[in-house]
């Protein structure tokens, strides 16, 4: 100087004018409404909606099953699939970083083409051994295929060979021993015990989970039209019904009026003091955690949070005047993960170039 | 705001328990016919939206992300 890696903060700032949402005060006709004044007024992701929660209703004796998710150890935490430490693995030359990482010697399935053979093995080419030949009959050591081929090498053996036998050396299982909460590592010794892969295939083990979602939900309550209950004046008429029929008569219906309940529209709550936010102390190696002090920081209901002007700060462009600045907007609320996306400091690694 | 559901050639669709992605229309060339259409006989054309992951091997199995559709007053 040009990569790389890991982590932390910022998201202009300050004044004027106009403007706009909520709340409070005041003034006008002291409900709507209109003017002043004071306060207050978006993010690290407010996003996706991808996990975990509070909170509200619904269901619900417990207890299984059927379904779904999580899977190394320990901690953290209201809970997580999130986070801090580690341990095994994998990538890098390191710094560092990934890592759904139980169980494949419980079952079942599946390995396409190639290939003799793809899974309690099996012989295509070859080797060896007998046969004149065709063929038998022994072997898996070497070719070949594939992603993957039943340990690796070196002697002994053998007709060839072959864990057949033996030394080493890889793995695997048991066994003991020391470290270490644990995962796991280290040593020792046994056992010729080599056993394919794939569970983000089915499953089997351990552990968690009851649905839905602030358009959840509670409360007040119009107007018209249904419900249900009282009453129901005078003349008439219609329908039911009581009757063999006819009149007469009684009941119910019947306009109207009052009362009750459900519930629309519109209103209020939920709505924002919370697993809040800062500061200082302590506890832990960290993520947290405990205590104490001070702050109140949108809370609207189709949605406000903007705009222009000077001035100053950073970065770029440009020869100057000037010009340009990223993503992106809360909607019941946290704690995470992801994705987008400008600058800026620190610190770590292994290079080139000066001194 | 909140819940589901779906992306495969220019359109419409397939694609078996993962096995190397196909059919119609359409286009492009020949042949047929004076000459078009229709018919036939061949060809082209794909980042299966876009990234990772698992696996030998992903269109299918996870993640994450992007675009589009659809649904959702209360009460009974």
């Nucleotide at each position: 100087u040009g990569g790389g890696c890991a982590g932390g903060c910022c998201a202009g700032a300050u004044g004027a004018c106009c403007g706009c949402g909520c709340g409070c005060c005041c003034u006008g006709a002291u409900u709507u409404c209109a003017g002043g004044g004071c306060g207050u007024g978006a993010g690290g992701a407010a996003a996706g909606u991808c996990c975990g929660a509070g909170c509200u209703c619904c269901a619900c004796a417990g207890g299984g099953c059927a379904g779904g998710g999580u899977g190394c150890u320990g901690g953290g935490u209201a809970a997580c699939a999130c986070c801090c430490a580690g341990u095994g693995g994998g990538a890098g030359a390191a710094a560092u970083c990934c890592u759904a990482a139980g169980g494949a010697a419980a079952g079942u399935g599946c390995c396409a083409c190639a290939g003799a053979a793809a899974a309690c093995a099996g012989a295509c080419c070859g080797c060896c051994g007998g046969g004149a030949g065709a063929c038998c009959g022994g072997c898996a050591a070497g070719g070949g295929u594939g992603a993957a081929a039943c340990g690796g090498c070196g002697a002994g053996g053998u007709a060839a060979g072959a864990g057949c036998u033996c030394a080493c050396c890889a793995g695997u299982g048991c066994c003991g021993g020391c470290g270490g909460u644990g995962a796991c590592g280290c040593c020792g010794g046994c056992a010729g015990c080599u056993a394919g892969g794939c569970a983000a295939a089915c499953c089997c083990c351990a552990c968690c989970c009851g649905g839905a979602g602030c358009a959840a939900g509670a409360c007040c309550a119009a107007a018209u039209a249904g419900g249900a209950g009282a009453g129901g004046a005078g003349a008439g008429g219609c329908u039911g019904c009581c009757c063999g029929u006819c009149u007469c008569g009684a009941c119910a219906u019947g306009a109207c009026u009052c009362u009750c309940g459900g519930g629309u529209a519109g209103g209020u709550c939920g709505c924002u003091a919370g697993a809040g936010g800062u500061c200082g102390g302590u506890g832990g190696g960290a993520a947290c955690g405990c205590c104490g002090g001070c702050c109140c920081c949108a809370g609207a209901g189709a949605a406000a949070u903007g705009g222009u002007c000077a001035u100053c700060g950073c970065g770029g462009a440009g020869c100057a005047a000037u010009c340009c600045g990223a993503c992106a907007g809360a909607a019941c609320u946290c704690g995470g993960c992801u994705u987008a996306u400008g600058g800026c400091c620190c610190g770590c690694c292994a290079g080139g170039g000066u001194g | 705001g909140c819940u589901g559901g779906c992306g495969u050639a220019g359109c419409u669709c397939a694609a078996u328990u993962g096995g190397u992605a196909g059919a119609g229309c359409a286009u492009c060339u020949c042949a047929u016919u004076u000459g078009u259409a229709a018919u036939g006989a061949g060809g082209u054309g794909g980042u299966u939206g876009g990234g990772g992951g698992u696996u030998c091997g992903a269109g299918u199995c996870c993640c994450u992300u992007c675009g589009c559709c659809a649904g959702c007053u209360c009460c009974a």